Predicted 3D model of a 548-nucleotide part of an RNA (small-subunit ribosomal RNA, 5' domain) from a metagenome.
Context: one part of a larger RNA
RNA sequence: GAACGAACGCUGGCGGCGUGGAUUAGGCAUGCAAGUCGAACGUGAACGGAGAGCUUCGGUUCUCCUAGUAAAGUGGCAAACGGGUGAGUAACGCGUGAAGAACCUGCCCGGAAGUGGGGGACAACACCUCUAACGGGGUGCUAAUACCGCAUGUGUAUGCAGGAUCGCAUGGAUCUGCAUGUAAAGGUGGCCUCUGCUUGCAAGCUACCGCUUCCGGAUGGCUUUGCGUCCCAUUAGCUUGUUGGUGGGGUAACGGCCCACCAAGGCCACGAUGGGUAGCUGGUCUGAGAGGAUGGUCAGCCACACUGGGACUGAGAUACGGCCCAGACUCCUACGGGAGGCAGCAGUCGAGAGGCUUCCGCAAUGGGGGAAACCCUGACGGAGCGACGCCGCGUGAGGGAUGAAGGUCUUCGGGUUGUAAACCUCUUUCAGGUGGGAAGAAGGAGCGGAAGGUGAAUAAUCUUCCGGUCGUGACGGUACCACCAGAAGAAGCUCCGGCUAACUCCGUUCCAGCAGCCGCGGUAACACGGGGGGAGCAAGCGUUGUUC
Repeated sequence: GAACGAACGCUGGCGGCGUGGAUUAGGCAUGCAAGUCGAACGUGAACGGAGAGCUUCGGUUCUCCUAGUAAAGUGGCAAACGGGUGAGUAACGCGUGAAGAACCUGCCCGGAAGUGGGGGACAACACCUCUAACGGGGUGCUAAUACCGCAUGUGUAUGCAGGAUCGCAUGGAUCUGCAUGUAAAGGUGGCCUCUGCUUGCAAGCUACCGCUUCCGGAUGGCUUUGCGUCCCAUUAGCUUGUUGGUGGGGUAACGGCCCACCAAGGCCACGAUGGGUAGCUGGUCUGAGAGGAUGGUCAGCCACACUGGGACUGAGAUACGGCCCAGACUCCUACGGGAGGCAGCAGUCGAGAGGCUUCCGCAAUGGGGGAAACCCUGACGGAGCGACGCCGCGUGAGGGAUGAAGGUCUUCGGGUUGUAAACCUCUUUCAGGUGGGAAGAAGGAGCGGAAGGUGAAUAAUCUUCCGGUCGUGACGGUACCACCAGAAGAAGCUCCGGCUAACUCCGUUCCAGCAGCCGCGGUAACACGGGGGGAGCAAGCGUUGUUC
C1' cells in the first nucleotide's frame, strides 16, 4: 500500500447492487418448511336453507338442497430432490486423467411383442371391548391399477449341443437346435364398421392415458486405478483377516467384503506406524511475476442430521422434518407408561467484540402430484433491518472588498480567517408534496377454423398452426414521467517533530500525558491539553485484529 463475512470510537442525507451467527455440530417456546391424484377403489357427513307430519309451541321426525362436497381409509407416485451445516474425515474424500469384457438405473425417448381367464382377503364401515394418555384387541361386511394362482412366451434367464466371428488376457458379442423356469390392470372419451342382443347398448370396435416382457438410448449412480493433496523423526519400526492362494457365501458388481483350509507373507528414511491440524475444488486476497495466504457468499463433490448402533421399504436411503434399540437431555402422566429432536425459514435463551423480520407472494423461474383445471412448495421471487462492503448522487451555482463584525496572531504598523459571510442574480438533482403510471405475462382455459396421424367414420382423440374472447403481478401505486414550493432539509473525522502533506499562541513543567519506529515532557514544548490557523480524506474518518 492492498484486502476483510469484521469489531470498536466519533459522525451520519439519498439511491442501486451485493452481503450479514466465523464462538457453543450449545439448548430450544410457537407457527410454517411435502404433498398430490375421485380419470385406480369402496365409503361418505355436518352447519345452514326449503317443504311436510306431530307438538306441551320449547321442540322433534321425515324428504329435498347443501353434496357424491368436506373428511378419513385402501391404492399409486413423490417424500433419496430441493433446503441447512462443516462436527468428523489426511481418505481414491477431493482435483485431474484413465478403466469397467466386473455393474445398476424409477420417471423420459426410440424399437419389437403382449395385455387371456380366475380366486381369496384386509382397511374404511358397523358392533363389542382395554387404556389417564399414546395407542390397541375381538367379531362381522366390502372394492380396486392392492394381493395370489393358472394360461400364453414375441422375448428373456439357466443348462446342454453345434456353427461362424472378435479381442491385450480373464473372455465378449452373435446365430441355430433342444430342455427347464418366467408377465400383465385397468381407467376415461367416442362410435356402430365387425361381433352379440338388433331400439340403442356393450362383453364389440376405436382413440388417449396406463400395465407387462425384451432390446437400445439418455440421465443419474457404483466400483477400480496413475498422478497431486498440511505439520511433527523430540513419532522408527508397523501388521494376524494381517499378505497371498484354493473352495464357498454374499453383492447390482470385482474383491479377505465375509467364512473354512493352506502358505508366510505385506508396508517402511522415496517417511510406514503414531500424534496434531483440516471438509476438498472451481475460486478469493495479495504480488510485476514466481510465490504466499485463504476456501465466507455463488457453483461442483463429500460428510453429517441430539450421541452411538441397526436394518426395513424402495429404481434409488442404510433415509434432517421415516422405523427399531441403547444413552444423555426436555416435557406429559391417573406412576402403570408415553412424547420429542430448528446444522430448514423466521424467532428465543446462552456463551460472545460480533451478524437481521416470529414479513408478503406462489405473479415469475424451478420442483412434486394430476389427463387437465388445479393443489403443494420458508426452493424461489420480493420487501424489511444493519454505512457491513462496493459504486453513484447531493449538501448549491455565478457575482460580491471599503477586505464588515467577531475570533486569533502581532514588531501594534498590521497580518490571517477571507469571496469566506452579509448582499444581489439564478438553478431545483436528492429528500418532501400533488397527479399520471409501467415492463417483468407468456403460458392457460373454453370457442371457431385449417393441415396432418390413428380410425369404418363428416364421431372421438392427438400434434402443429391461425383468429378473436375470457381473465392471471407478491413486489407496488414501486420504477419512471410531469408539476409545486423554496437555498430551502443534508459534514464530519483524523492528523500537523522526522518518516509524512500541514505552525503558531496559551496552559502544564520527567507532572498530567503522547507514542507505529526514532522518541517528546525536568519553566518560552511546532511532539502533552486547549484556542486560532493549516493538511488529508469525505458520508464517512480513524483505531484494533488478520493475510499478502

The RNAcentral record of the full RNA draws on SILVA. Rfam family: Bacterial small subunit ribosomal RNA. Rfam links the family to the GO terms ribosome and structural constituent of ribosome. The prediction has a mean pLDDT of 84.